Background: Predicted 3D model of a 73-nucleotide RNA (transfer RNA) from a Gammaproteobacteria bacterium. It matches the Rfam family "tRNA". Rfam's curators write: Transfer RNA (tRNA) molecules are approximately 80 nucleotides in length.

RNA sequence: GGGUGCUUAGCUCAGCUGGGAGAGCGCCGCCCUUACAAGGCGGAGGUCGUGGGUUCGAACCCCCCAGCACCCA
Numbered sequence: 001g002g003g004u005g006c007u008u009a010g011c012u013c014a015g016c017u018g019g020g021a022g023a024g025c026g027c028c029g030c031c032c033u034u035a036c037a038a039g040g041c042g043g044a045g046g047u048c049g050u051g052g053g054u055u056c057g058a059a060c061c062c063c064c065c066a067g068c069a070c071c072c073a
Base pairs, nucleotide, nucleotide: 001072002071003070004069005068006067007066010025011024012023013022019056027043028042029041030040031039049065051063052062053061
């Protein structure tokens, strides 16, 4: 330098055919316990990597850029 894949909650990851942003773990509160753990109930937490385009509507489609991984040179 070229190619491919990935980027979504603190972490690990889903997200179907474009229309609701989610799960597990973690965190906070309450219950339970002498207490802790486990368990039960509830809650907080997101510019969906950046910018632009298409569309009535974009995490999802298209383009640029950035970062990470792998392959080729």

Annotation
The organism belongs to Gammaproteobacteria, within Bacteria.